């Protein structure tokens, strides 16, 4: 460098074109509970790498680019 796969809350992850103004787990944050802690409970903050494009209508389809992992040289 040639070729493949991937890229979503702080972490792991669920999606496969309209039911998603993105759900769920752990973590953080507030409140019940408790004499306190922890446990369990209820509530809350958080994310689709980046640019085009196709379409009424994109996280999803397609190009490019960055990033990471794989292979071949």
């Nucleotide at each position: 460098g040639g070729c493949g796969c991937u890229g979503u809350c702080g972490u792991c992850u669920a999606g496969a074109g309209g039911c998603c103004u993105a759900g769920g787990a752990c973590a953080u944050c507030g409140g019940a509970u408790u004499c306190u802690c922890a446990u369990u409970c209820c509530g809350a903050u958080a994310a689709c790498u980046c640019g085009g494009g196709u379409u009424c209508g994109a996280a999803u389809c397609c190009c490019g680019a960055c990033a990471g992992c794989g292979u071949c040289a």
Background: Predicted 3D model of a 73-nucleotide RNA (transfer RNA) from Candidatus Woesebacteria bacterium RBG_16_42_24. The sequence is in RNAcentral, with records from ENA. NCBI's taxonomy places the organism under Bacteria, Bacteria candidate phyla, Candidatus Woeseibacteriota. RNAcentral records the identical sequence in 3 taxa.